Notes
The prediction has a mean pLDDT of 83. Small-subunit ribosomal RNA, 3' major domain from an uncultured bacterium, 463 nucleotides, folded computationally. The RNAcentral record of the full RNA draws on Greengenes. It matches the Rfam family "Bacterial small subunit ribosomal RNA". Rfam links the family to the GO terms structural constituent of ribosome and ribosome.
[in-house]
Context: one part of a larger RNA
């Protein structure tokens, strides 16, 4: 100097604790392990792996297995030597296809007319690898972690490693700031500068509009600075109050991630050294797995009901996305849908009825008018094809589950909880993800403890 300590002081964080939902028990969705498999392709494994790479595996995709084919090749560039009914279309036949086959039809550019180019074809040189190594690597990444550190120059003290600065006293969300100091000063980080939101003002208003403002939409500007006042403190830095104000002490949110740490994670996203394979570890195709199923966990959904289920009326949204697309009226059909064709390159139209909520009415504590799994028939959808293996519908059926052990989880407010809506992935598929608004709470005495983490200080037989 650090590292560690079931030393020790200080301080923080949804860390405890307070208080509100969950989850761990049922079913089903999904991801892992395991297990099976011919394959059940690969990575991702404490926090920081397990709805995670995949924003969508029926073929494709795809990397796996079977099995059937090609062998200068699916695709790149160069070089030899051939090619004239050549290039290109490609028929019968043969096969699941790819492939094999090869009848017929048939071109182009330059030309000094000999031929050259192009393409075929044959050979070499080479392609090809989602084969190996993230302990050979770039680059991107997660974690400590928005923690507040980490370091430098000159000086100074020490043989020296190395200190000192950066420490002590106050403050702070902060190594923020003041004050003390052999330190002075600086530089990464802190904050600020950027975006979006509250409140005003200004312009400009089309497709918004009740036609007159507004609301709005979208360019621009203002406001907030502890800037006033009061205690409090060191006169200080800052604190406790209040006044005006939409808004106060960073307003609320967002991007922003030092020095570094895990030889952390990725050669399967791209790049890349080295090793391997080159009639095959390349590559095409068809089919089957990646969807297995005694079972362990992870993350969800939907529920066990009366703050609740049905039924009927009847209010109020916002983000978004639409031309190989969103689709409106109508009209059939119980419905998924069909037919239909109107508007829309979209603040025009369309997706678009938002749901919880409020009225009314029924169910009266029951495994039920709760719960919806499973299965049966019948349908509609995409799409070459839904047996393995989609997704809706309608009609039966109508399971476990009466709130869950030991643990465990999430957030501090427009937060949690509920409720519904749209997006990207997509041909079709969302209980996952990525956004939007409606409705709105409890609770925080405190810092013993328990995780982390920050400084100062102590022990160490570690480094």
């Nucleotide at each position: 100097u650090g590292a560690c300590g079931g030393g020790g002081g200080c301080c923080c964080g949804c860390a405890c604790a307070a208080g509100c939902a969950g989850c761990g028990g049922a079913g089903c969705g999904u991801g892992u392990g395991g297990u099976u498999u011919a394959a059940u392709u690969c990575g991702a494994u404490g926090c920081a792996a397990c709805a995670c790479g995949a924003a969508g595996a029926a073929c494709c995709u795809u990397a796996c297995c079977u099995g059937g084919g090609u062998u200068u090749g699916a695709c790149a560039u160069g070089c030899u030597g051939g090619u004239a009914g050549u290039a290109g279309u490609g028929a019968a036949g043969u096969g699941a296809a790819a492939g094999c086959g090869g009848a017929a039809c048939g071109a182009c550019c330059c030309u000094u007319c000999g031929g050259g180019g192009a393409g075929c074809c044959u050979g070499c040189a080479c392609a090809g690898g989602u084969g190996c190594u993230g302990c050979a690597u770039g680059g991107c990444u997660g974690u400590c972690g928005u923690c507040a550190g980490c370091u430098c120059g000159u000086g100074c003290c020490g043989u020296g490693a190395g200190g000192u600065g950066u420490c002590g006293g106050g403050u702070u969300a902060a190594g923020u700031c003041c004050c003390g100091u052999a330190a002075c000063g600086a530089g990464c980080g802190c904050a600020a500068c950027c975006c979006c939101u509250g409140c005003c003002c200004u312009u400009a208003g089309u497709u918004a509009u009740a036609c007159g403002u507004g609301u709005c939409u979208a360019a621009g500007g203002g406001g907030a600075c502890u800037g006033c006042c009061c205690g409090g403190g060191a006169c200080a830095a800052c604190u406790g109050g209040g006044a005006g104000g939409a808004a106060g002490g960073u307003g609320g949110g967002g991007a922003u991630g030092a020095c570094g740490u895990c030889a952390a994670g990725u050669c399967a996203g791209c790049a890349u050294g080295g090793c391997c394979c080159u009639u095959a570890u390349a590559u095409c195709c068809a089919g089957g797995g990646c969807u297995a199923c005694a079972c362990a966990c992870a993350c969800g959904c939907u529920a066990c009901a009366a703050u609740g289920g049905c039924c009927g009326g009847u209010a109020c949204a916002a983000u978004g996305g639409g031309u190989u697309g969103c689709c409106a009226a109508g009209c059939c059909g119980c419905g998924a849908g069909g037919c239909g064709g109107a508007g829309c390159c979209a603040a025009c139209c369309c997706u678009c009825c938002a749901a919880a909520g409020c009225c009314g009415g029924u169910c009266u504590c029951a495994g039920u008018u709760c719960g919806g799994a499973u299965u049966g028939c019948a349908g509609g959808c995409u799409g070459c094809a839904a047996c393995u293996c989609g997704c809706c519908u309608g009609c039966a059926u109508g399971a476990a589950g009466c709130u869950g052990g030991a643990a465990u989880u999430g957030g501090u407010a427009g937060u949690a909880a509920u409720c519904g809506c749209g997006g990207g992935u997509c041909a079709g598929c969302a209980g996952a993800c990525c956004g939007c608004g409606g409705u709105g709470a409890a609770u925080a005495c405190g810092u013993u403890c328990u995780c982390g983490c920050c400084u100062c200080u102590u022990g160490u037989a570690c480094a």